RNAcentral holds the sequence, with entries from MGnify.
The RNA shown here (THF (Tetrahydrofolate) riboswitch aptamer) has 92 nucleotides and comes from a bovine gut metagenome.

This record gives sequence, structure tokens and C1' cells, in this order.
RNA sequence: CAGAGUAGGGCCGGCGCGUUAAGUGUCAGUGGAUGGGAAGUUGCCGCUGAACGAAAAUGCACCCGCAUUGCGAUGCCUGCCCGCAUCCGCUG
Repeated sequence: CAGAGUAGGGCCGGCGCGUUAAGUGUCAGUGGAUGGGAAGUUGCCGCUGAACGAAAAUGCACCCGCAUUGCGAUGCCUGCCCGCAUCCGCUG
């Protein structure tokens, strides 16, 4: 001097959940984890509270059930792409 490497994010695919409304998103409080180590937030996650909020349709059945097609800032996983600033460390 250069490089590797996180949490996480985006896209595709698969398997699911809900659609008699959870989940997601927002705000406040609080806690936690976070490149190999220390430590850290403006990023991420959990918990509590509040406000807001939806796309259903068909068939069979008679049911709050089953199936299909949709819908949802929907959950999980693979792959691809992007990917921590400080100090120390690793590789060349």
C1' cells in the first nucleotide's frame, strides 16, 4: 500500500403464515447482539405501551372446514449482488 471478513439490505427461487387480521410499517420506553479481539450507533433484533391499518373471489361442503387463484411494506432458507467508521489483529 492492497486484500479477506459482520449485523444487515436488495433481487430470484422454494416451503409456509394470515386474509373471521396476525404479521409488516410508525412513535415512545427498555434490553440485547453485532467482521478475528476490544468497543461503538445514526444501522439491526427482542420486550412493553400507543396510534394507524388491508383484497378478496370461486367451487365443494354447511363450518370459524377443505381446495384453488389472488392479496399482504407477511415468516424462514439457499443462491447472487451490496456490505460497518475507531484501535489492535490476519493475508499478500
Background: The coordinates come from a structure-prediction model, not an experiment, and the mean pLDDT is 82.